Predicted 3D model of a 382-nucleotide RNA (Bacterial RNase P class A) from a Bacteroidales bacterium.
Its Rfam family is "Bacterial RNase P class A". It is annotated as a ribozyme.
Model confidence (mean pLDDT): 77 of 100.
Lineage of the source: Bacteria > Pseudomonadati > Bacteroidota > Bacteroidia > Bacteroidales.
The model forms 97% of the base pairs in the Rfam consensus.
The sequence was found by an Rfam model in a public genome assembly.
[in-house]
RNA sequence: GAGGCAGGCCGUCCUGUCGCGUUCUGCCGGAAGGCAGGAUGAGGAAAGUCCGGGCAACACAGAGCAGCAUACUUCCUAACAGGAAGCCGGCUUGCACUUGCAGGCCGAGAGAAAGUGCCACAGAAAACAACCGCCUGCGCCCGGUUCUGCCGGGCCGGCAAGGGUGAAAACGUGAGGUAAGAGCUCACGCCUUAUCCGGGCGACCGGGUAAGGGGGCAAACCUUAUGCGUUGAAAGGCCAAAUAAACCGGGGCUUGAGGGUUGCUCGCCCAAUCCCGGAGGGUAGGCCGUUAGAGGUAACACGUGAGUGUUAUCCCAGAUAAAUGACAGGAAGCACCCCGCAGGGGGCGCCACAGAACCCGGCUUACAAGCCUGCCUCUUUC
Numbered sequence: 001g002a003g004g005c006a007g008g009c010c011g012u013c014c015u016g017u018c019g020c021g022u023u024c025u026g027c028c029g030g031a032a033g034g035c036a037g038g039a040u041g042a043g044g045a046a047a048g049u050c051c052g053g054g055c056a057a058c059a060c061a062g063a064g065c066a067g068c069a070u071a072c073u074u075c076c077u078a079a080c081a082g083g084a085a086g087c088c089g090g091c092u093u094g095c096a097c098u099u100g101c102a103g104g105c106c107g108a109g110a111g112a113a114a115g116u117g118c119c120a121c122a123g124a125a126a127a128c129a130a131c132c133g134c135c136u137g138c139g140c141c142c143g144g145u146u147c148u149g150c151c152g153g154g155c156c157g158g159c160a161a162g163g164g165u166g167a168a169a170a171c172g173u174g175a176g177g178u179a180a181g182a183g184c185u186c187a188c189g190c191c192u193u194a195u196c197c198g199g200g201c202g203a204c205c206g207g208g209u210a211a212g213g214g215g216g217c218a219a220a221c222c223u224u225a226u227g228c229g230u231u232g233a234a235a236g237g238c239c240a241a242a243u244a245a246a247c248c249g250g251g252g253c254u255u256g257a258g259g260g261u262u263g264c265u266c267g268c269c270c271a272a273u274c275c276c277g278g279a280g281g282g283u284a285g286g287c288c289g290u291u292a293g294a295g296g297u298a299a300c301a302c303g304u305g306a307g308u309g310u311u312a313u314c315c316c317a318g319a320u321a322a323a324u325g326a327c328a329g330g331a332a333g334c335a336c337c338c339c340g341c342a343g344g345g346g347g348c349g350c351c352a353c354a355g356a357a358c359c360c361g362g363c364u365u366a367c368a369a370g371c372c373u374g375c376c377u378c379u380u381u382c
Base pairs, nucleotide, nucleotide: 001378002377003376004375005374006373007372008371009370012331013330014329015328016327017326018325020041021040022039023038024037025036026035027034028033043353047364048363050362051361052360053359054358055232056231057230058229062266063265064264065263066262067228068227069226070225071224072086073085074084075083076082087109088107089106090105091104092103093102094101095100110223111222115221116220117217118216119215131163132162133159134158135157139155140154141153142152143151144150145149171189172188173187174186175185176184190213191212192211193210194209195208196207197206198205199204236288237287238286239285247278248277249276250275251274258270259269260268261267295314296313297312298311299310300309301308302307333350334349336347337346338345339344
């Protein structure tokens, strides 16, 4: 310098004219409302509706079976399946090089010593192993022979050290031992479990001792631990007005219809001018909820950090068929081209994804232009 991957920030501004919503002030009006002026007015995701809450209503009594979620440690937070830092494991890069040091990325990171199950193909065999092989010490048969010695072959038997297959083959290397071998024995090392010492809040790390020694998969079934009410602003309330608390059918009234309790069962709670349905009548108007908050901004302090505290300051949509806009001019930023030694000047082009509707914290998805950080590969120069 080029290319690639991952993560993050930001995501326009000014003036003029005209037009909107809310609210304040003044004037006019009996009122509805009108005129003038001021303030303010859609996001980083407002999207998805996936989590967690606030708030509101109902419920709050458990038990059994099931379902779902979470799953290394500590911390942050109102809480979370979120975030921060760390530990461990895996992959990888660089530097060293006897063991190591530093960085980046990923982790659905409890349990394989409760049980069941799976590991294709190849291979003898994927855990009750013998294809090629080694031995034949004990025992049997045959042949040769220098004749009771030796050699060869076969059977019975022993072996898992050597070779082969494979991702993985009964812990690894070395020595001893053996008929040949084998943790059979020893030394060093690796792994698992238990225990002791030291460090750490902890997950864990380092070291000693003892016992043991196939491995992987739980994103296989499973086991363990913890947790779990429902609904959702069209929630839920208040006021005004009007009518027919009338009619029909079914069920029911403490021997309980119906409703509630994550799902089911039992139990429990509420419940009677009740519940379900039919036909019909009245109203469809207004107000609250509704935006002052787990709020924003700035400074300082504490903390590795996520964040927390103190002080100061600010009020920044609240519509209800749904406003927050249109036009014109200019600027900022960036890419390309031209001029210039440079500062700079000129020309031309360019913004994407997308619109509040109870509120907040996260997650996920979409995204032009620009900027920042980290990692990897290649090339060049010193």